[in-house]
Context: one part of a larger RNA
C1' cells in the first nucleotide's frame, strides 16, 4: 500500500408530539395469586371528569379588594389504554481518542547510595619526611654526601572512562565501530552477600537514578474517567431548503431564546410588487437665519506706539482690533430651507403565490468578495466595522487565456434540430481578412503619475501680408558720445541713474558673444534681392518622454497584425450556454374528467405551473439476517463463485452457461447485531 473481513444513534424507564387501534364521562390496572402455556384474577392506584385563593376557605366561580367597582386565573367538555415512529429527560447513550486523580499491589537481577567479605592495578621516571657519615656551632640552626622510598606525584598496558571528528541514523547496534583522548596507589576499579520503594528511596545535585519507562515508577482496579476538541458515522430515489444576525453568556471556535427553513393544522386574500390618493422625515444638495469657524473691505470703540503735557485734555499714526455694515467661504455633533429613495395608511385592478396564528423536527451564532452611502486607517491593505444589493457560500453551463464571491445565465433527463446572452468572428479556433467615413506610426493598442515636447488631426481668436509680409542671401546699422556716476579702467554690453536730441529709408545712450579696457562679430531696425503665404495664443482627439530586478522572450493566452486582425462613429450578417424554442419521456403541486372505494383513498386521461442546491426538514422505496402463516424449487444438481449483448428512473431484479455439491425461493406478516473507498481505524492474507 492494495484485497478480504470486522467496524458507529441501540437499550431500559419517564416525558412530549405524531400515525394506527381499543374503549369513552370514562380509560387503565401494578405487585401478588391461580394456571404447564395461552391466559385468568387483582380497582389498591394513576390520569380525566372544577377551578381560585399563600391559606383557612369558597366554588361555576374565586382571589385582590370596603366594593354588588375594575382587574388576574378559570367556566362554554374529551380523555385514557396499548402500538409503531420523532423529540427530549436519567443512564457509557453514534463510535474511537487523551494528558490526568485515587487505591491496592509488585520491583534495588538496570541504575543511585549504603552495610559485610574478597580480587585487581605490566613496565618506567622523580626521589619527601626520617635515620646514618662527614663538615659546621658554646649547643642548636644549617650545609654536603649516603641511605631511604613518600605522593588524591609523573609518563603509560591491563582496568575504568568518554575529549574531539569521521561513519553510522529504515544502524552490524533502540547509544555502536574506526582514530584520537582523560584517569591509571585513589574521593581507585572490580565480584559476591545483603539494605533502602512511589509523594517514597537514593543522589559529590543533572530533576540525575529506581529493570529501554521518571517534575512522581510499573501492574491491576474504579473506568466505557471526563473531552463545549479533533477525526470518523455504511442503500436508493422524490419534495421544500436555511444561517454565518440580535439579546444574554467566567461568554467570545460553546451554549440559551430570538431571527431564518421544514412538516402538520387552522384561517381564507389578510402577503409581496407596479399604479392614484393621504400621512411620515431633516439625510443628499443648499444656506449662513441661530451656534461656532474664517478672508477681505468700510465703518468705528477699545488699545499701542509717537508727539504734546504738572494734570485734565488734546494731536498724529502706514500697528492690532469688537459691534455694526459691504463682498465671498467652512460645519458629523450647525439649519432659515429642503429633495430623491425610504417608511405608514388607504382604494381597486393586475403580476406573482405568497401571508398569519398554533404545535412536531432542526440546522445556522469563523462567512466571503463585489457595487454604492459612512466610520476608523494615511480620501494605504485581498485591511477593519456599520448600512443597502447582489453573486459565492450551498450553483454547474457561457465569457474574463488560466481564475469561488466579475459579466451573461439559474442545470428533471434524452436528441448528430433551430434561435438568441455576455463575448466574439485572420490561424490556433465556432462565426466578417464585412461595409461606410475618420484618426494612430508609437507594435500606441498589449501596465504608471506630476511634469515636459515645433509628434500629428481638428476648431477657435488674434496679428502682418502682392502698397511685397515670414525664412534665406546682399547692403546700412550712423552723428553728439568715451552720456552722466563709479572705477586702475567700466569706450552700447561689471555695476548704479538717466534713456534725450541730431542726420535719415533705418540705426537702442543698445539683443546676444566677445576685450584688461579698446577693438572686433551679431541683434533690434531699414533698403535691396525674391514673390505668397506667415506667425503668437486658446481649446478638443490621438500618440512621444517621464519608464531600472533578479532562471528565458514573458506587461495582446501564442501566432502574428499597421488604409489594421489597433482606436472612434455608424451599418449589416453570423458565431456562441445546460438561457429560450422544438420533438420524446419522467415526477411533484393545482384545476377538471372517468373508473373503482371499506368514504380515509386509490388507478387512469386531459391541461396548467414547477423539478441547481451543502447544512437541515418531509415523503417514497431496494436489499441483508431471522421468524410466523400460505405455497414452490432442488443430486435430471440448491446456495455460493464465475461469464454474458436482458430487465427497472435508481437502491436493484430475471435468465443462461460453466463451477460447486446441498439447501434455497415465492406472497403476505413480524423482528432487527440491516447496507462502508475512508477513523495516521482493528483484524488477517499478499
Nucleotide at each position: 500500500g492494495c484485497c478480504g473481513g470486522c467496524g458507529a444513534g441501540u437499550u431500559a424507564c419517564u416525558c412530549u408530539g405524531u400515525g394506527c387501534g381499543g374503549c369513552g364521562a370514562g380509560g387503565u390496572u401494578a405487585a401478588g395469586c391461580c394456571g404447564u402455556a395461552a391466559g385468568g384474577u387483582g380497582g389498591a392506584g394513576c390520569c380525566g371528569u372544577a377551578g381560585c385563593g399563600a391559606a383557612a376557605g369558597c366554588g361555576a366561580g374565586u382571589c385582590c379588594g370596603a366594593a354588588u367597582a375594575g382587574g388576574g386565573c378559570g367556566u362554554a367538555u374529551a380523555g385514557u389504554c396499548g402500538u409503531a415512529c420523532g423529540g427530549a429527560g436519567u443512564a457509557g447513550a453514534c463510535c474511537c481518542g487523551a494528558a490526568u486523580c485515587c487505591a491496592g499491589g509488585u520491583g534495588a537481577g538496570c541504575u543511585a547510595c549504603c552495610c559485610u567479605u574478597g580480587g585487581c592495578c605490566a613496565g618506567g621516571c622523580u626521589g619527601a619526611a626520617a635515620c646514618g657519615u662527614g663538615g659546621g656551632u658554646a649547643a642548636a640552626a644549617c650545609c654536603a654526601c649516603a641511605u631511604g622510598g613518600a605522593g588524591g606525584g609523573c609518563c603509560g598496558a591491563a582496568c575504568c572512562g568518554g575529549u574531539g571528528u569521521u561513519g553510522g541514523u529504515u544502524g552490524a547496534a533502540a547509544a555502536c565501530a574506526g582514530c584520537u583522548c582523560g584517569g591509571a596507589u585513589g574521593a581507585g576499579c572490580u565480584g559476591a552477600g545483603g539494605g533502602u520503594a512511589g509523594g517514597a528511596g537514593u543522589g559529590a545535585a543533572a530533576g540525575g537514578c529506581c529493570u529501554a519507562u521518571c517534575a512522581a515508577a510499573c501492574c491491576u482496579g474504579g473506568u466505557g474517567a471526563u473531552a463545549g476538541c479533533u477525526g470518523g458515522u455504511u442503500c436508493u430515489c422524490c419534495c421544500c431548503g436555511a444561517a454565518a444576525u440580535a439579546g444574554c453568556u467566567u461568554u467570545a471556535g460553546g451554549g440559551c431564546u430570538a431571527g431564518c427553513c421544514u412538516c402538520g393544522u387552522a384561517c381564507g386574500g389578510u402577503c409581496a410588487g407596479u399604479g392614484g390618493u393621504g400621512g411620515u422625515g431633516g439625510u443628499a444638495g443648499a444656506g449662513c437665519a441661530c451656534u461656532g469657524g474664517a478672508u477681505g473691505g468700510a465703518u468705528u470703540a477699545g488699545g499701542g506706539c509717537c508727539c504734546u503735557u504738572a494734570c485734565c485734555c488734546g494731536g498724529g499714526u502706514g500697528c492690532c482690533a469688537a459691534c455694526c455694515c459691504c463682498a465671498a467661504c467652512c460645519a458629523a455633533a450647525c439649519u432659515c430651507c429642503g429633495a430623491a429613495u425610504g417608511c405608514c395608511a388607504u382604494c381597486a385592478a393586475c403580476u406573482g403565490c405568497a401571508g398569519u396564528g398554533c404545535g412536531g423536527g432542526a440546522g445556522u451564532c469563523a462567512g466571503a468578495c463585489u457595487a454604492c452611502g459612512a466610520g476608523c486607517g494615511a480620501u494605504a491593505a485581498g485591511g477593519u466595522c456599520c448600512g443597502u444589493g447582489g453573486u459565492c457560500g450551498a450553483g454547474a453551463g457561457g465569457g474574463a487565456a488560466a481564475c469561488a464571491g466579475c459579466c451573461c445565465a439559474g442545470a428533471c433527463c434524452g436528441c448528430c434540430a433551430g434561435c438568441u446572452a455576455a463575448g466574439g468572428c485572420c490561424c490556433c479556433g465556432a462565426a466578417a481578412u464585412a461595409g461606410a467615413g475618420g484618426c494612430u506610426a508609437a507594435g500606441u493598442g498589449g501596465g504608471a503619475a506630476a511634469g515636459g515636447a515645433u509628434g500629428u488631426g481638428u476648431g477657435g481668436u488674434c496679428g502682418c501680408c502682392c502698397a511685397g509680409a515670414c525664412a534665406g542671401c546682399c547692403a546700412g546699422g550712423a552723428g553728439g558720445u568715451u552720456g552722466g556716476c563709479u572705477u586702475a579702467g567700466a569706450g552700447g554690453c561689471a555695476g548704479c541713474c538717466a534713456c534725450c536730441c541730431u542726420u535719415u529709408a533705418a540705426a537702442g545712450a543698445g539683443u546676444g558673444c566677445g576685450u584688461a579696457a579698446c577693438a572686433g562679430c551679431u541683434c533690434a531696425c531699414u533698403g535691396g534681392u525674391c514673390g505668397a503665404g506667415u506667425g503668437g495664443c486658446c481649446g478638443c482627439g490621438c500618440g512621444c518622454c517621464g519608464a531600472a530586478a533578479a532562471u528565458g522572450u514573458a506587461a495582446c493566452g501564442g501566432g502574428g497584425c499597421u488604409c489594421a486582425a489597433g482606436c472612434c462613429u455608424c451599418u449589416u450578417g453570423c458565431c456562441g450556454a445546460a438561457g429560450c424554442u422544438g420533438c420524446g419521456g419522467a415526477u411533484u403541486c393545482g384545476u377538471c374528467c372517468c373508473g373503482a372505494u371499506u368514504c380515509g383513498u386509490c388507478g387512469g386521461g386531459a391541461u396548467g405551473a414547477g423539478u441547481g442546491g451543502u447544512a437541515g426538514g418531509g415523503g417514497a422505496g431496494c436489499g441483508u439476517u431471522c421468524c410466523g402463516c400460505a405455497c414452490c424449487g432442488a443430486g435430471c444438481g440448491a446456495a455460493g463463485g464465475u461469464g454474458g449483448a436482458c430487465c427497472g428512473u435508481a437502491a436493484g431484479g430475471a435468465c443462461c452457461g460453466c463451477u460447486g455439491g446441498a439447501c434455497g425461493g415465492u406472497g403476505c406478516g413480524g423482528a432487527a447485531g440491516u447496507g462502508a473507498u475512508c477513523a495516521u481505524g482493528c483484524c488477517g492474507g499478499c